This is a predicted structure of a 106-nucleotide RNA (Glycine riboswitch aptamer) from a Dehalococcoidia bacterium. Lineage of the source: Bacteria > Bacillati > Chloroflexota > Dehalococcoidia. Its mean pLDDT, the model's own confidence on a scale to 100, is 82. The sequence was found by an Rfam model in a public genome assembly.

[in-house]
RNA sequence: UUGACUUGCGGCAGGAGAUGCCUCACAGGGGGAGCCGAAGGGGCAAGAGACGCAGAUUGAGUUCGCAGUCUUGAAACUCUCAGGCAAAAGGACUGCCGCGAGUAGA
Numbered sequence: 001u002u003g004a005c006u007u008g009c010g011g012c013a014g015g016a017g018a019u020g021c022c023u024c025a026c027a028g029g030g031g032g033a034g035c036c037g038a039a040g041g042g043g044c045a046a047g048a049g050a051c052g053c054a055g056a057u058u059g060a061g062u063u064c065g066c067a068g069u070c071u072u073g074a075a076a077c078u079c080u081c082a083g084g085c086a087a088a089a090g091g092a093c094u095g096c097c098g099c100g101a102g103u104a105g106a
Base pairs, nucleotide, nucleotide: 001106002105005102006101007100008099009098010097011096012095013094014093019033021032022031023030024029034085035084036083040081041079042078043077047072048071049070050069051068052066053065055064056063
């Protein structure tokens, strides 16, 4: 210098679900009841590790192991805090493009 790959940001395109409810004169606003999951956020399995020590084992918690405790541990699962339930906006995620950072290799 280049750079598979990883990651962050931006642009373009696609992008679901859920009130035809009650009430406040109307209402896209307020309150109530009902509902959704794909912004964000929370929770957990197997496994791994540490402590511990019933059992076997060893010169020795040494090795195997295992009641128990703790740590770590994923999601599109789950919760429904937040957000949402006309349209618009937003929207996980996917594709393409660009910029930045890291990096195996060359």